Notes
Predicted 3D model of a 74-nucleotide RNA (transfer RNA) from Candidatus Altarchaeales archaeon WOR_SM1_86-2. Rfam family: tRNA. The family's RNA type in Rfam is transfer RNA. The coordinates come from a structure-prediction model, not an experiment, and the mean pLDDT is 83. The sequence is in RNAcentral, with records from ENA.

RNA sequence: GCCGCGAUAGCUCAGCCUGGGAGAGCACAUGGCUGAAGACCAUGGUGUCCGGGGCUCAAAUCCCCGUCGCGGCA
Numbered sequence: 001g002c003c004g005c006g007a008u009a010g011c012u013c014a015g016c017c018u019g020g021g022a023g024a025g026c027a028c029a030u031g032g033c034u035g036a037a038g039a040c041c042a043u044g045g046u047g048u049c050c051g052g053g054g055c056u057c058a059a060a061u062c063c064c065c066g067u068c069g070c071g072g073c074a
Stems, first nucleotide, its partner, number of pairs: 001073007010026004020057001028044005050066005
């Protein structure tokens, strides 16, 4: 330098192919339970979907450019 894959909640990830409600588990907060704590039960999503631009009535999702990470070729 070229090619492929990836970036979404505090963490691990799904959703992207086929555009329309942003989600799961863990963690966390509050309350219940307990002498207390853990476990358990109830409630709560906490977010610039990596950045910018474009198409569209509408973009995490499609297109273009860039950044970062991993792998391959040279």